A computed fold for an 84-nucleotide RNA from a soil metagenome, annotated as c-di-GMP-I riboswitch aptamer.

RNA sequence: AAAGGCAAACCGCCGGGAACGGCGGGACGCAAAGCUCCGGGCCCCAUCGCCCGCCAAGAGGGUGAGGGCGGCCGAGCUGCCGAA
Numbered sequence: 001a002a003a004g005g006c007a008a009a010c011c012g013c014c015g016g017g018a019a020c021g022g023c024g025g026g027a028c029g030c031a032a033a034g035c036u037c038c039g040g041g042c043c044c045c046a047u048c049g050c051c052c053g054c055c056a057a058g059a060g061g062g063u064g065a066g067g068g069c070g071g072c073c074g075a076g077c078u079g080c081c082g083a084a
Stems, first nucleotide, its partner, number of pairs: 005030002010025006028071001034077003038074003041069004047065006
């Protein structure tokens, strides 16, 4: 090159406490923007634990667990075409 594929933001509906996810519309982009939380990173905090705060309690904040992001990066597995 050819045939195609996925689908950001935003909007509608649904789920969730939230991050976010599903479906439809829609295309910013993507040669893996296919799949997987194994490592790093980032996001959420309804519940439980810990810490700060408070005379005490509360509000509030931080954090671990827990949850999420695969279109943040790495890693693993799989994959269309074939000029060079």
It matches the Rfam family "c-di-GMP-I riboswitch aptamer". Rfam links the family to the GO term cyclic-di-GMP binding. Its mean pLDDT, the model's own confidence on a scale to 100, is 85.